[in-house]
The RNA shown here (transfer RNA) has 73 nucleotides and comes from Cyanobacteria bacterium TGS_CYA1. It matches the Rfam family "tRNA". The family's RNA type in Rfam is transfer RNA.

RNA sequence: GGACAGUUGGCGCAGUUGGUAGCGCAUCACUUUGACAUAGUGGGGGUCACUGGUUCGAAUCCAGUACUGUCCA
Numbered sequence: 001g002g003a004c005a006g007u008u009g010g011c012g013c014a015g016u017u018g019g020u021a022g023c024g025c026a027u028c029a030c031u032u033u034g035a036c037a038u039a040g041u042g043g044g045g046g047u048c049a050c051u052g053g054u055u056c057g058a059a060u061c062c063a064g065u066a067c068u069g070u071c072c073a
Base pairs, nucleotide, nucleotide: 001072002071003070004069005068006067007066010025011024012023013022019056027043028042029041030040031039049065050064051063052062053061
């Protein structure tokens, strides 16, 4: 330098006709316990990497940029 893949809550990941964004763990509160742990119930937390474009409407489509990984040279 080139090819490909990825970027979504604190972490790991889904999101298969474009139509108000989800799961597990974690976290907070309550219940449970003499206390802790476990368990149960409920809650909070996301500019969907960034900038443009298409569209009535974009995490999802298109272009560019940035970062990470793998491979080739």